[in-house]
């Protein structure tokens, strides 16, 4: 230099053929408890990694760009 993958919530990750963005954990409040754990209810959190393009509509499809991993050189 050149090819392949990954990027979604504070963590680890789901999300098929393009149509309402989720889940556990954690975190915040309440019940139960003398209190802690622990359980239950029920609540907060997201610019889908940046920019653009294509669509009525994009986390998904195209294209560049950044940041890791890897393979060849």
């Nucleotide at each position: 230099g050149g090819g392949g993958u990954a990027u979604u919530a504070g963590c680890u990750c789901a999300g098929u053929u393009g149509g309402u963005a989720g889940a556990g954990c954690a975190c915040u409040u309440g019940g139960u408890u003398c209190g802690c754990a622990a359980u239950c209810a029920a609540g907060c959190g997201g610019u889908c990694a940046u920019c653009g393009g294509u669509u009525c509509g994009a986390a998904u499809c195209c294209g560049a760009u950044a940041u890791g991993c890897u393979c060849c050189a």

Predicted 3D model of a 73-nucleotide RNA (transfer RNA) from a Bacteroidaceae bacterium. Its Rfam family is "tRNA". Gene Ontology term of the family: triplet codon-amino acid adaptor activity. Rfam classes the family as a transfer RNA. Its mean pLDDT, the model's own confidence on a scale to 100, is 82.